Predicted 3D model of a 346-nucleotide part of an RNA (small-subunit ribosomal RNA, central domain) from an uncultured Pseudomonadota bacterium.
Its Rfam family is "Bacterial small subunit ribosomal RNA". Rfam links the family to the GO terms structural constituent of ribosome and ribosome.
The RNAcentral record of the full RNA draws on ENA.

Context: one part of a larger RNA
RNA sequence: CUGGGCGUAAAGCGCACGUAGGCGGCUUUCUAAGUCGGGGGUGAAAUCCUGGAGCUCAACUCCAGAACUGCCUUCGAUACUGGAGAGCUCGAGUCCGGGAGAGGUGAGUGGAACUGCGAGUGUAGAGGUGAAAUUCGUAGAUAUUCGCAAGAACACCAGUGGCGAAGGCGGCUCACUGGCCCGGUACUGACGCUGAGGUGCGAAAGCGUGGGGAGCAAACAGGAUUAGAUACCCUGGUAGUCCACGCCCUAAACUAUGGAUACUCGACAUACGCGAUACACUGUGUGUGUCUGAGCGAAAGCAUUAAGUAUCCCACCUGGGAAGUACGAUCGCAAGAUUGAAACUC
Numbered sequence: 001c002u003g004g005g006c007g008u009a010a011a012g013c014g015c016a017c018g019u020a021g022g023c024g025g026c027u028u029u030c031u032a033a034g035u036c037g038g039g040g041g042u043g044a045a046a047u048c049c050u051g052g053a054g055c056u057c058a059a060c061u062c063c064a065g066a067a068c069u070g071c072c073u074u075c076g077a078u079a080c081u082g083g084a085g086a087g088c089u090c091g092a093g094u095c096c097g098g099g100a101g102a103g104g105u106g107a108g109u110g111g112a113a114c115u116g117c118g119a120g121u122g123u124a125g126a127g128g129u130g131a132a133a134u135u136c137g138u139a140g141a142u143a144u145u146c147g148c149a150a151g152a153a154c155a156c157c158a159g160u161g162g163c164g165a166a167g168g169c170g171g172c173u174c175a176c177u178g179g180c181c182c183g184g185u186a187c188u189g190a191c192g193c194u195g196a197g198g199u200g201c202g203a204a205a206g207c208g209u210g211g212g213g214a215g216c217a218a219a220c221a222g223g224a225u226u227a228g229a230u231a232c233c234c235u236g237g238u239a240g241u242c243c244a245c246g247c248c249c250u251a252a253a254c255u256a257u258g259g260a261u262a263c264u265c266g267a268c269a270u271a272c273g274c275g276a277u278a279c280a281c282u283g284u285g286u287g288u289g290u291c292u293g294a295g296c297g298a299a300a301g302c303a304u305u306a307a308g309u310a311u312c313c314c315a316c317c318u319g320g321g322a323a324g325u326a327c328g329a330u331c332g333c334a335a336g337a338u339u340g341a342a343a344c345u346c
Stems, first nucleotide, its partner, number of pairs: 003318003008299001012314001014201004021194003025088007033081002035077008049065006091191001092188003095184005103177007110154001115149007125136002162169002206247006215241002220236004258313006266291010295302002319346003328339004
């Protein structure tokens, strides 16, 4: 390389857009590049193979044949692939009418709670724990009532629910904006699928500059526990968590399951449409789930949302450790990320 694989054994890029490339619907005409057939030329000799011969055999040598799977050229074939032309509508897209939604961005706004501050009432405790102590409190705490301030998050609704490519998204209102579904079937006429490189997005933590800081809380301090306790428990508490802009680019980024298309028994539930309607039910489309059949699977299990049956394209794997390390390179302010070995060892 071929092959065999990739949910859990090694292996699906975190996700998308898209360049090159690969692959590509139905009908028809031409062409004849691929493809197939016939002829010709060439394919040195030796070697290999087959048959025979010679050294007493063998190795070895000699003779003949075959072969040299290839290349060039010519004459044909036209099913398939390619190329050129014409046409089509089922794929794809546009249009019209409806629909649902925590999809995104920005601005505004609401109430509960926590904390702090001010004031009133009120008096000796409060807090915390397994038990305590550190801590707060007669300079009036805790409790309770009223007012004010500030920041962050949005109880109930809430759902095996919805939306989004993924990360993710949840008070309310407005503005701007992306996608999806259903019905109609008016239009374009294969415009499609995938996608090496590339580009963009990408939780949390972390970084830079400037704000903000209620609660929570790495680090840190103290109190306990303990043989010790650099922990678990308690009292505090700084980065951070929040905002703006710019980086970082990693996760059990998981459905541990790449994307697309077609086909293959059913049952039940649920979300949103459409049809028919008696408002019980029923048909149909798209999603979200549970159970099960064939089939698949090492098994557990998967099972029209496949891990079934097939096709196309991409990524990846090839015993464990050393090691996602070293070195080099690229990126980054840094932290580090990406790419990624070997010796040695079992």